[in-house]
The RNA shown here (transfer RNA) has 72 nucleotides and comes from a Candidatus Woesearchaeota archaeon. It matches the Rfam family "tRNA". About the family: Transfer RNA (tRNA) molecules are approximately 80 nucleotides in length. Gene Ontology term of the family: triplet codon-amino acid adaptor activity. The source organism's lineage runs through Archaea, Nanobdellati and Candidatus Woesearchaeota. The coordinates come from a structure-prediction model, not an experiment, and the mean pLDDT is 81.

RNA sequence: GCGCAAGUAGUAUAGUGGUUAGUAUUUGGCGUUGCCAACGCUAAGACCCGGGUUCGAAUCCCGGCUCGCGCA
Numbered sequence: 001g002c003g004c005a006a007g008u009a010g011u012a013u014a015g016u017g018g019u020u021a022g023u024a025u026u027u028g029g030c031g032u033u034g035c036c037a038a039c040g041c042u043a044a045g046a047c048c049c050g051g052g053u054u055c056g057a058a059u060c061c062c063g064g065c066u067c068g069c070g071c072a
Base pairs, nucleotide, nucleotide: 001071002070003069004068006066007065010025011024012023013022018055026044027043028042029041030040031039048064049063050062051061052060
């Protein structure tokens, strides 16, 4: 330099055009217990950036950035 794949809560991950963006973990509160742990309830927290297509974009298209793999 070229090609391919990925980027979503602090972490891991689902979501392939219309749901309040889901789950686990994490953190706070409450309950249970003599205390802790475990468990239950509840709350908080996210779509890499810019543009385009569309009535509507996390999702499709273009460019950029970062990371990984392959080729040279």